Context: one part of a larger RNA
C1' cells in the first nucleotide's frame, strides 16, 4: 500500500443546498502526450557477472569479454485519457397546458365541550375509589335552565390515503410563497453527480423578555396503599403546555438501511395523471404477497439487503467513556470535537 465491513454483531452525518476536490454523455480534427516494436546514438572508472594464463596459494592481484535499467532521436502501430476547436440530443434544465395534495407564511371566521361568573328551579348530599378518605356543600353545592367571558384544541369525513429535504403538518374561508406529476412540443446544448470545510433548517424539555393562562400538569401540599412507598390509585397544585422576539441545537432525530446512475421475475390492493372508455396499457408515488440472486441467519426481494459503477461520511474486542484535559459554541443548561493510565 491493496485486500474486509456499515437493517439486527462495531460502524450511515438529523436534513438541505452548496465552496473546493474526485468523477463524468456522443461525434469529427488538431495538438503536444502514453504504451508497445525497430533503428542509431550515449550508457565514464570502479563495482556485478564469465574466461583465461600467470604469480601468491583458493580467494586476493592483473588481463580480457560480456550483460541492463534508464535516456535522446527516428519511423511504424495500438488504444486511451488530457487539452483547443467544431458539432449532436439520449443526461440535465427553461416555455407552454393541465392535475392532485393535513406543504410553508399571515388574517380572517365557525360549532361542540371543558372551565368560571351573574341569575333563576329546588334541596341534601355530591365527589371519588378495588374499597375508602383528604375535598366541596344549609354563606345552599351537586343537578337542571338562561345569558356572559376567556383560553385551548379542532368531532365525524380519516384511510396500509396525502404533502414536504429532515424535523413535521388536520375545522372552514381569503391572500402569499415553494415544491411534485402528467402529456406534447418548442428552446439551451453536457450547463451533469458526489460533496471535506462551510451555510440554512432542525420535535419535545430548556432558557431570556414582554402578554396570555380554559383545561391538563414535573416541582410541591394532603388522602390512602404499604413493613416502608421520597411511587403506582385519589383531591388540590406552580413552572410548563399558549403568543411575539431571540437563544439553546439534541433524540429509539429509526427504514436502526447516504446520495446518485443503470439493468433484473411474477402477482395482489392503493393515489396522481395520459391513451383509451369494455378490457386493458403506460408514467409517477404507497402498501402487500412470493421468484431468481443475496444473507451467518432473521429476512430482503424494480422504493433491493439483488448485479455493477461514482462521490462522501463512519467502523476495527469489552469496560473505563461519548468521560478527562485542551479548544470552539451558549445567559445558563449544557453542545460539539475526543484521549490515556488501569482493568477483563
Nucleotide at each position: 500500500c491493496u485486500g474486509g465491513g456499515c437493517g439486527u454483531a462495531a460502524a450511515g452525518u438529523a436534513u438541505u443546498c452548496g465552496u473546493a476536490g474526485a468523477u463524468u454523455g456522443a461525434a469529427a480534427a488538431u495538438u503536444a502526450a502514453u504504451u508497445a516494436a525497430u533503428a542509431a546514438g550515449u550508457a565514464a572508472a570502479a563495482u556485478u557477472u564469465u574466461a583465461a594464463a600467470u604469480a601468491a596459494a583458493u580467494u586476493u592481484a592483473u588481463u580480457a569479454a560480456a550483460u541492463a535499467a534508464a535516456u535522446u532521436u527516428a519511423u511504424u502501430a495500438a488504444a486511451u485519457a488530457a487539452a483547443u476547436u467544431u458539432u449532436c440530443u439520449a443526461g440535465a434544465g427553461u416555455u407552454u397546458a393541465g392535475u392532485a395534495g393535513a406543504a410553508g407564511a399571515u388574517u380572517g371566521u365557525a360549532g361542540a365541550a371543558c372551565u368560571u361568573u351573574a341569575a333563576a328551579u329546588g334541596u341534601a348530599a355530591c365527589g371519588g375509589u378495588a374499597a375508602a378518605a383528604u375535598g366541596u356543600a344549609u354563606u345552599a353545592a351537586u343537578a337542571u335552565u338562561c345569558a356572559a367571558a376567556a383560553g385551548a384544541a379542532u368531532u365525524u369525513c380519516u384511510a396500509a390515503a396525502g404533502c414536504g429535504u429532515a424535523g413535521g403538518c388536520a375545522g372552514c374561508a381569503a391572500u402569499c410563497u415553494a415544491a411534485a406529476c402528467u402529456a406534447a412540443a418548442a428552446c439551451u446544448g453536457a450547463c451533469a453527480u458526489u460533496g471535506a470545510g462551510g451555510u440554512a433548517u432542525a420535535a419535545a424539555a430548556g432558557c431570556a423578555u414582554a402578554g396570555g393562562u380554559a383545561g391538563c400538569a414535573a416541582a410541591g401540599g394532603g388522602g390512602a396503599u404499604u413493613a416502608g412507598a421520597u411511587a403506582c390509585c385519589c383531591c388540590c397544585g406552580u413552572a410548563g403546555u399558549c403568543u411575539a422576539u431571540g437563544c439553546c441545537u439534541u433524540c429509539a432525530a429509526c427504514g436502526a438501511u447516504g446520495a446518485g446512475u443503470g439493468u433484473u421475475u411474477a402477482u395482489u390492493u392503493u393515489u396522481g395523471g395520459a391513451u383509451a372508455u369494455a378490457g386493458a396499457u403506460u408514467c409517477a408515488g404507497a402498501a402487500g404477497u412470493a421468484a431468481a440472486g443475496u444473507u451467518a441467519a432473521c429476512g430482503u426481494a424494480u422504493u433491493a439487503a439483488a448485479c455493477a459503477c461514482u462521490c462522501c461520511g463512519c467502523c476495527a474486542g469489552g469496560g473505563a467513556a461519548g468521560u478527562a484535559c485542551g479548544a470552539u459554541c451558549g445567559c445558563a443548561a449544557g453542545a460539539u470535537u475526543a484521549a490515556a493510565a488501569c482493568u477483563c

Small-subunit ribosomal RNA, central domain from Synarthrophyton patena, 344 nucleotides, folded computationally. Taxonomically the source falls in Synarthrophyton (Eukaryota, Corallinophycidae, Hapalidiales, Hapalidiaceae). RNAcentral holds the full RNA, with entries from ENA and SILVA.